[in-house]
RNA sequence: GAAUUAAAAGAGCAAACUUAUCGAAAGGUAAGGACGCAAAGCCAAGGGUCUAAAUUAUAAAUUAAUAGGUUAGCCGGUUGCAGAA
Numbered sequence: 001g002a003a004u005u006a007a008a009a010g011a012g013c014a015a016a017c018u019u020a021u022c023g024a025a026a027g028g029u030a031a032g033g034a035c036g037c038a039a040a041g042c043c044a045a046g047g048g049u050c051u052a053a054a055u056u057a058u059a060a061a062u063u064a065a066u067a068g069g070u071u072a073g074c075c076g077g078u079u080g081c082a083g084a085a
Stems, first nucleotide, its partner, number of pairs: 004085001012037002017032006035073001041078003046075002048071001050069001055065003
């Protein structure tokens, strides 16, 4: 220096659910709340997930397709605290 990685200490984040609010929806934000997390820090450029307002197809109701929407607590990328062996 690199890979793997137990314990402890000090800190950190916050699932479901509830309330308010934004949004067509998925979902986001704030407060409460803790299921969990060693990257549950950051990145939506790559793969995947979710949604379908608008658009396109359908004679219509309707149904189907489609992301510039969404998700970083799915994979991935990137930076990084402590530290026995």